[in-house]
RNA sequence: GACAGAAAAAGGCAAACCUGUUGAAAAAGAGGGACGCAAAGUCACGGGUCUAAGGUAGGGUUUCUACUACGGCGGCCGGUCUGCCUGA
Numbered sequence: 001g002a003c004a005g006a007a008a009a010a011g012g013c014a015a016a017c018c019u020g021u022u023g024a025a026a027a028a029g030a031g032g033g034a035c036g037c038a039a040a041g042u043c044a045c046g047g048g049u050c051u052a053a054g055g056u057a058g059g060g061u062u063u064c065u066a067c068u069a070c071g072g073c074g075g076c077c078g079g080u081c082u083g084c085c086u087g088a
Stems, first nucleotide, its partner, number of pairs: 003087003012037002017032003021028002035075001041081001043079001045078003048073003054068005
């Protein structure tokens, strides 16, 4: 340096749910809480997926429908960069 994660150590993160905050929403963030995680660390680059404020089109004049990301999700997959322990 590469590969691997059986046992272990030092530690780390924190799903659902609950309470506030932000947001149009998806969701995020804080506190509590642990289902899990060896990259559940980083980056929205490719795919996927969620939302649809604004925009466009149609209906229609109360507003409804469809499409759309410039908004999200890294705990959906791939990729990028970095990193702890161990070597069964």

Model confidence (mean pLDDT): 87 of 100. Predicted 3D model of an 88-nucleotide RNA (c-di-GMP-I riboswitch aptamer) from Peribacillus glennii. Its Rfam family is "c-di-GMP-I riboswitch aptamer". From the family's description: GEMM was predicted in a large-scale screen for bacterial structured RNA regulatory elements. The organism belongs to Peribacillus, within Bacteria.